Notes: A computed fold for a 530-nucleotide part of an RNA from Novimethylophilus kurashikiensis, annotated as small-subunit ribosomal RNA, 5' domain. It matches the Rfam family "Bacterial small subunit ribosomal RNA". Model confidence (mean pLDDT): 86 of 100.
Context: one part of a larger RNA
RNA sequence: GAUUGAACGCUGGCGGCAUGCUUUACACAUGCAAGUCGAACGGCAGCAUGACCUAGCUUGCUAGGUUGAUGGCGAGUGGCGAACGGGUGAGUAAUGCAUCGGAACGUACCGUGUAAUGGGGGAUAACGCAGCGAAAGUUGUGCUAAUACCGCAUACGUCCUACGGGAGAAAGCAGGGGAUCUUCGGACCUUGCGUUAUACGAGCGGCCGAUGUCAGAUUAGCUAGUUGGUAGGGUAAAGGCCUACCAAGGCGACGAUCUGUAGCUGGUCUGAGAGGAUGAUCAGCCACACUGGGACUGAGACACGGCCCAGACUCCUACGGGAGGCAGCAGUGGGGAAUUUUGGACAAUGGGGGCAACCCUGAUCCAGCCAUGCCGCGUGAGUGAAGAAGGCCUUCGGGUUGUAAAGCUCUUUCGUGAGGGAAGAAACGGCGGACUCUAACAUAGUUCGCUAAUGACGGUACCUCAAGAAGAAGCACCGGCUAACUACGUGCCAGCAGCCGCGGUAAUACGUAGGGUGCGAGCGUUAAUC
Numbered sequence: 001g002a003u004u005g006a007a008c009g010c011u012g013g014c015g016g017c018a019u020g021c022u023u024u025a026c027a028c029a030u031g032c033a034a035g036u037c038g039a040a041c042g043g044c045a046g047c048a049u050g051a052c053c054u055a056g057c058u059u060g061c062u063a064g065g066u067u068g069a070u071g072g073c074g075a076g077u078g079g080c081g082a083a084c085g086g087g088u089g090a091g092u093a094a095u096g097c098a099u100c101g102g103a104a105c106g107u108a109c110c111g112u113g114u115a116a117u118g119g120g121g122g123a124u125a126a127c128g129c130a131g132c133g134a135a136a137g138u139u140g141u142g143c144u145a146a147u148a149c150c151g152c153a154u155a156c157g158u159c160c161u162a163c164g165g166g167a168g169a170a171a172g173c174a175g176g177g178g179a180u181c182u183u184c185g186g187a188c189c190u191u192g193c194g195u196u197a198u199a200c201g202a203g204c205g206g207c208c209g210a211u212g213u214c215a216g217a218u219u220a221g222c223u224a225g226u227u228g229g230u231a232g233g234g235u236a237a238a239g240g241c242c243u244a245c246c247a248a249g250g251c252g253a254c255g256a257u258c259u260g261u262a263g264c265u266g267g268u269c270u271g272a273g274a275g276g277a278u279g280a281u282c283a284g285c286c287a288c289a290c291u292g293g294g295a296c297u298g299a300g301a302c303a304c305g306g307c308c309c310a311g312a313c314u315c316c317u318a319c320g321g322g323a324g325g326c327a328g329c330a331g332u333g334g335g336g337a338a339u340u341u342u343g344g345a346c347a348a349u350g351g352g353g354g355c356a357a358c359c360c361u362g363a364u365c366c367a368g369c370c371a372u373g374c375c376g377c378g379u380g381a382g383u384g385a386a387g388a389a390g391g392c393c394u395u396c397g398g399g400u401u402g403u404a405a406a407g408c409u410c411u412u413u414c415g416u417g418a419g420g421g422a423a424g425a426a427a428c429g430g431c432g433g434a435c436u437c438u439a440a441c442a443u444a445g446u447u448c449g450c451u452a453a454u455g456a457c458g459g460u461a462c463c464u465c466a467a468g469a470a471g472a473a474g475c476a477c478c479g480g481c482u483a484a485c486u487a488c489g490u491g492c493c494a495g496c497a498g499c500c501g502c503g504g505u506a507a508u509a510c511g512u513a514g515g516g517u518g519c520g521a522g523c524g525u526u527a528a529u530c
Stems, first nucleotide, its partner, number of pairs: 001530004006526005013377006020369001021335001026333003030330003035080003040077002043073002047071003050067008087288003096213007105205003110201008118152001120150002127142006158167003172193006180187002214260003221251003226248008263285004267278004290311005313324004341367001343366003349363001350361004380410004390401004414471001416466005424457001429451008474519005479500003485514005495502002
């Protein structure tokens, strides 16, 4: 000099854009952060509508009841999601990360093909009844549905094979409709969405190798599943990954092992560079989710807001037993020099579910707080010598503050008041045309044109008008380094200080004042890095 996720002191007008627990991976009150689908299903607790019955009468309304009939829908079965998104950096010196390669793998949803979607069965929740328990919850019994579950049939391709053969699947739902049939429910046909098998793709993920990746030798030897082989098991998959047997290997001064420290990278800071330091925000990867262990489900987890066991802690209890996990967003206590609101909205972007409408989304987009940082603007402009008054200094002549002020002439950024007022929003939807599927001019899909609605921010940005210089300057320093000097007070005292050093009666070095210098809504100090 540059820099910072900074803190502290003094001071503080506005705006834009960013950042904001670096310490206790300490403990957490409260609310929210993952749901959705009735176009899978039985149903109907609640709401609305219709129909029917009854009563009141104001003669078309009110009240009560019945009916799942319709819109819908609490709880339940079922599907998909919950493995993403969000947080943190404890652990980890290599099971990590970065770069470059590799072969023995998996893949829900998505895309492109191929072949199918035939016929049956038995349950179970909800619900009813009867219990147990303070609660959390739970038991028995009876009924019922499915895209839940299980067989049978079939098998283009798939898997196994001793090449003879053997094994294995599915589910329907919604819309529309001319003939034909009908038990008037539909069958049947068709469109769309699904379902099954299989092939390929895309993206994603698992695994292996090489090279690089902090310090210590006051750590020199380490290792028995250890190193390799055979056989088997296990996995989606190679492999001591695991087991049995056999051999005795394997690593190490090119630093093994041990100890300490640490998430890694793109990057960031500095520097002419080489390098040094660092890893906040943003992006990629990894690890973790009260501590330790374990598996289940599933395409995917050994799973932050799932389960089980053990432990510590907290809470409820009828003492028998139960409940919990903010390193999600806010917020609280504590720690600390120190770090924000228990805000708004799904309008946009994205994600989950759904045919869709739509629902959910503390992701996200916004707003709030803080000069924490960067950037921009303002605090007025011109004129004005009687060089006013006052202050300070003085050699008492004057000098300086100083064109500074006043005065005169203007302007009105920002702020204040008033008025107008966006872009971010076109998709989805509706209407019409064309094309495709089709028996069909239904429905549906694709595409083109026209078009209604939808904004948290926010009456915000921005624009216009009005008044009035009006509302807006401080901080540090002035001995040398280092730009900037005098007076008074003090008297090795009080004090200053980054280094040299200053102060013991004329202190440009302490304190105050005047003046000056530097930076400026900041300025200094401290800490840290180059």